Context: one part of a larger RNA
RNA sequence: GAUUGAACGCUGGCGGCAGGCCUAACACAUGCAAGUCGAGCGGUAAACAGGCGCCUUCGGGGUGCUGACGAGCGGCGGACGGGUGAGUAAUGCAUGGGUACCUACCCAGUAGUGGGGGAUAGCCCGGGGAAACCCGGAUUAAUACCGCGUACGCCCUUCGGGGGAAAGCGGGCCUUUGGCUCGCGCUAUUGGAUGGGCCCAUGUCGGAUUAGUUAGUUGGUGGGGUAACGGCCUACCAAGGCGACGAUCCGUAGCUGGUCUGAGAGGAUGAUCAGCCACACCGGGACUGAGACACGGCCCGGACUCCUACGGGAGGCAGCAGUGGGGAAUAUUGGACAAUGGGGGCAACCCUGAUCCAGCCAUGCCGCGUGUGUGAAGAAGGCUUUCGGGUUGUAAAGCACUUUCAGUCGGGAGGAAAGGCCAGUAGUUAAUACCUGCUGGAGUUGACGUUACCGACAGAAGAAGCACCGGCUAACUCCGUGCCAGCAGCCGCGGUAAUACGGAGGGUGCAAGCGUUAAUC
Numbered sequence: 001g002a003u004u005g006a007a008c009g010c011u012g013g014c015g016g017c018a019g020g021c022c023u024a025a026c027a028c029a030u031g032c033a034a035g036u037c038g039a040g041c042g043g044u045a046a047a048c049a050g051g052c053g054c055c056u057u058c059g060g061g062g063u064g065c066u067g068a069c070g071a072g073c074g075g076c077g078g079a080c081g082g083g084u085g086a087g088u089a090a091u092g093c094a095u096g097g098g099u100a101c102c103u104a105c106c107c108a109g110u111a112g113u114g115g116g117g118g119a120u121a122g123c124c125c126g127g128g129g130a131a132a133c134c135c136g137g138a139u140u141a142a143u144a145c146c147g148c149g150u151a152c153g154c155c156c157u158u159c160g161g162g163g164g165a166a167a168g169c170g171g172g173c174c175u176u177u178g179g180c181u182c183g184c185g186c187u188a189u190u191g192g193a194u195g196g197g198c199c200c201a202u203g204u205c206g207g208a209u210u211a212g213u214u215a216g217u218u219g220g221u222g223g224g225g226u227a228a229c230g231g232c233c234u235a236c237c238a239a240g241g242c243g244a245c246g247a248u249c250c251g252u253a254g255c256u257g258g259u260c261u262g263a264g265a266g267g268a269u270g271a272u273c274a275g276c277c278a279c280a281c282c283g284g285g286a287c288u289g290a291g292a293c294a295c296g297g298c299c300c301g302g303a304c305u306c307c308u309a310c311g312g313g314a315g316g317c318a319g320c321a322g323u324g325g326g327g328a329a330u331a332u333u334g335g336a337c338a339a340u341g342g343g344g345g346c347a348a349c350c351c352u353g354a355u356c357c358a359g360c361c362a363u364g365c366c367g368c369g370u371g372u373g374u375g376a377a378g379a380a381g382g383c384u385u386u387c388g389g390g391u392u393g394u395a396a397a398g399c400a401c402u403u404u405c406a407g408u409c410g411g412g413a414g415g416a417a418a419g420g421c422c423a424g425u426a427g428u429u430a431a432u433a434c435c436u437g438c439u440g441g442a443g444u445u446g447a448c449g450u451u452a453c454c455g456a457c458a459g460a461a462g463a464a465g466c467a468c469c470g471g472c473u474a475a476c477u478c479c480g481u482g483c484c485a486g487c488a489g490c491c492g493c494g495g496u497a498a499u500a501c502g503g504a505g506g507g508u509g510c511a512a513g514c515g516u517u518a519a520u521c
Base pairs, nucleotide, nucleotide: 001521002520003519004518006517007516008515009514010513013368014367015366016365017364018363019361020360021326026324027323028322030321031320032319035076036075037074040073041072043069044068048067049066050065051063052062054061055060083279084278085277092204093203094202095201096200097199098198099197101196102195106192107191108190109189110188111187112186113185114148116146117145124137125136126135127134128133154163155162156161168184169183170182171181172180173179174178205251206250207249212242213241214240217239218238219237220236221235222234223233224232254276255275256274257273258269259268260267261266281302282301283300284299285298304315305314306313307312332358334357335356336355340354341352342351343350344349371401372400373399374398381392382391383390384389405462407457408456409455410454411453415448419444421441422440423439424438425437426436427435465510466509467508468507469506470491471490472489476505477504478503479502480501486493487492
């Protein structure tokens, strides 16, 4: 000099853009953060609204009939998104290769979607318990579950053969015990896309005052296991494997793209943003599933907190806010799903503390303002003086202007394109239905928001501080003090004229900031 997720002191007008627990991976009150589908199902005395040819004491009741829908069965999603950096020095990360593997939803291809069965939640009845919840009986549905039939392709095979699937729902039309068709699904399989698993090479902090280390250890065979290779596991056999090119041990640490600095080489660093990894009160375990050994799932052990009728139960903010604590120190218990994206759904739509916005903070960067011109009687006052003056100083006052920003009032984009509706057209079809694609049209959808921006109004009106002035280092005098009080980054100042302490006047440097401290180059 540059820089910072900074803090502290003094000061503080506005806006834009960014950033904001670096410490206790300490403990957490409260609310919200993952739901959705009635076009899978039985239903609705769980709530709301409507209809009704029902009843009525005029309050209402009845009726699942319709819109809808609590709880339940079922499907998909809760493995994403969001947080944190404790652990990890290599089961990680970065770069470059490899393959013995898997991949829900999505895309493309091929072939199908036949016919049956038995249950079980819910509801009802009964019982136990303080509660959490649990037990028994009866009854019921499905895209829940299980056989049978079929098998292009698929799997196994000793190549003879053997094994294995599915589910329906909605719209339209008609000749309605049904048929045709469209859409969404379902099954098997092939390929793709996407996402992952695993393996190899190289690189990846300090300590030798850590020199030896290793028994599933290193390799082989048989077996098991996995989606898959493999001591991954197991039995037996062999005695290997690693190490001064630093094994092992100890300490420290998430890694990278990047960031800061520097002419570069390098050094330091890993906040925000992006990729990967790890973790979810601590330790362990599996279940379900395409995917987890699963932050807001389950089980066991532990610590802690809470409820209890003492028998037993409940919980996990390193999600967003917020609280206590720790600390030099870090924000609102805000708004909206309008946009972007995600989950579910045919869709309408619902959910979304992701996200988009707003609030707080000079924490940083950038921009703007605090007026402009004129004005010598060089006013008054202050300071100083050699008492003549000098200086503050065109500074002020005065005169003439302007009105950014802030203030008040009014106008006012863009972020909005869709979806849905109507019409036309093409595809599909028996069909001018339905559905899908394209085109056109009308009318909607904004949290921010008193938006950006524009115009009008009034009046210089509301807006400057901080540090320094001995040398380094730009900037000097007076008074006070008297080795005291104090200053200080280094050299050093102060013991009676201190440009170095304290005050004042003046000056210098930066400026809504300025200094100090800490840290890095």